[in-house]
Context: one part of a larger RNA
RNA sequence: UUGGGUUUAAAGGGUGCGUAGGCGGACUAAUAAGUCAGUGGUGAAAGCCUGCAGCUUAACUGCAGAAUUGCCGUUGAUACUGUUAGUCUUGAGUACAGUUGAGGUAGGCGGAAUGUGUCAUGUAGCGGUGAAAUGCUUAGAUAUGACACAGAACACCGAUUGCGAAGGCAGCUUGCUAAGCUGUAACUGACGCUGAGGCACGAAAGCGUGGGGAGCAAACAGGAUUAGAUACCCUGGUAGUCCACGCCCUAAACGAUGAUAACUCGCUGUUGGCGAUACACUGUCAGCAGCCAAGCGAAAGCAUUAAGUUAUCCACCUGGGGAGUACGACCGCAAGGUUGAAACUC
Numbered sequence: 001u002u003g004g005g006u007u008u009a010a011a012g013g014g015u016g017c018g019u020a021g022g023c024g025g026a027c028u029a030a031u032a033a034g035u036c037a038g039u040g041g042u043g044a045a046a047g048c049c050u051g052c053a054g055c056u057u058a059a060c061u062g063c064a065g066a067a068u069u070g071c072c073g074u075u076g077a078u079a080c081u082g083u084u085a086g087u088c089u090u091g092a093g094u095a096c097a098g099u100u101g102a103g104g105u106a107g108g109c110g111g112a113a114u115g116u117g118u119c120a121u122g123u124a125g126c127g128g129u130g131a132a133a134u135g136c137u138u139a140g141a142u143a144u145g146a147c148a149c150a151g152a153a154c155a156c157c158g159a160u161u162g163c164g165a166a167g168g169c170a171g172c173u174u175g176c177u178a179a180g181c182u183g184u185a186a187c188u189g190a191c192g193c194u195g196a197g198g199c200a201c202g203a204a205a206g207c208g209u210g211g212g213g214a215g216c217a218a219a220c221a222g223g224a225u226u227a228g229a230u231a232c233c234c235u236g237g238u239a240g241u242c243c244a245c246g247c248c249c250u251a252a253a254c255g256a257u258g259a260u261a262a263c264u265c266g267c268u269g270u271u272g273g274c275g276a277u278a279c280a281c282u283g284u285c286a287g288c289a290g291c292c293a294a295g296c297g298a299a300a301g302c303a304u305u306a307a308g309u310u311a312u313c314c315a316c317c318u319g320g321g322g323a324g325u326a327c328g329a330c331c332g333c334a335a336g337g338u339u340g341a342a343a344c345u346c
Base pairs, nucleotide, nucleotide: 004317005316006315007300008299012314014201015200016199017198021194022193023192025088026087027086028085029084030083031082033081034080035077036076037075038074039073040072041071042070049065050064051063052062053061054060091191092188093187094186095184096183097182098181099180100179103177104176105175106174107173108172109171110154114150115149116148117147118146119145120144121143125136126135162169163168206247207246208245209244210243211242215241216240220236221235222234223233258313259312260311261310262309263308266291267290268289269288270287271286272285273284274283295302296301319346320345321344328339329338330337331336
């Protein structure tokens, strides 16, 4: 390389949009580039292979044939692919009418809790633990009541729920905005699928500038525990967590399962539509879950949301360690990221 693979053994890109490329629905006609058949030329000789012949044999040599799977021309074939022209509606999209949701974004508002401040009541403890101590407190704490302020998060509803491409999204309300689904079958008429590069988005932590800072809390300090205790437990506590703008670009970014299309028993629950009927359940479309048949699988298991049967396109794997390291390049303010070896060793 071919082959074989990628849920868990090595291996699906974090996710989307999309360029080139690859692949692509039904019918008709033309063409004949691919494809197929015939034929002409060429494909040097030697060698290889087959047959025969010559040296006593063989090696060796000679003669003839085959082969040279290719290239060029020419004459035909037209099923398939391509190209050109025309048509179609089932793929795809549009329109109209409904409908769904923690989808996104900007503003406004709310109550509970926590902390702090002031005032009041009140007096000796509070807090914390396995037990304690550090800590707070007669300068009046803890507790209780009233008022005020601050920041962050939204109990119950809440779910095996829903929405989103993924990351993710949850108090209420308003503006703006995106999407799905269903129904009608009115319109376009293959406009499609995938997608190397590219572009955009991308939890948490981290970084820059400026705000904010209640609670929590890396670092740090103290108290315990212990042989020790740079921990687990306790008392404090700074970055950070929050907001705006700009970076970073990584995760067990997981369904450890790429996207799209078709096909292949059933049962149950549930979400959102539609139809019929009328509240008994029954059909259908799109989701979300549980169980199982065939089939698949090393097994665990998967099983119409496939890991089954097929097709197209992309990504990736090829023994363990060295190593996601070194070097180089690109990106970044930095931290670092992306790409990514070898020697050596088992």
Predicted 3D model of a 346-nucleotide part of an RNA (small-subunit ribosomal RNA, central domain) from a Bacteroidota bacterium. Its Rfam family is "Bacterial small subunit ribosomal RNA". Lineage of the source: Bacteria > Pseudomonadati > Bacteroidota. Model confidence (mean pLDDT): 86 of 100. It was read from a public genome assembly.